Record summary: Predicted 3D model of an 89-nucleotide RNA (Glycine riboswitch aptamer) from a soil metagenome. Its mean pLDDT, the model's own confidence on a scale to 100, is 76. The sequence is in RNAcentral, with records from MGnify.

[in-house]
């Protein structure tokens, strides 16, 4: 490192848009219903990355670990992703 398994945690949220239903012989207008689609508010979460340190070095500064911490990033249905753990090469 590659492939195979297992692998948390956080929104019944608000705006606007878009779509769907209302819904018909046709025209005109269209939700007050519905929507895990997109955008941006507000909360929330840490286990991709990323940032911070304690002993302890040295001692001026640099140096220094994690499943602690910060939430820039990512992320709050499933799916996927996943630090990490198992087998196998």
């Nucleotide at each position: 490192g590659c492939g195979c398994g297992g692998g948390a945690g956080a929104g019944u949220u608000c705006a606007c848009c878009g779509c769907c239903u209302c819904a018909c012989a046709c025209g005109a207008a269209c939700a007050c219903g519905g929507u895990a689609g997109g955008u941006g508010g507000c909360g929330c979460c840490g286990a991709a990355g990323g940032g911070g340190c304690a002993a302890c070095a040295u001692c001026c500064c640099c140096g220094g670990a994690a499943c602690c911490u910060c939430u820039c990033a990512g992320g709050c249905a499933u799916c996927a992703a996943g630090a990490c753990c198992g087998c196998g090469c």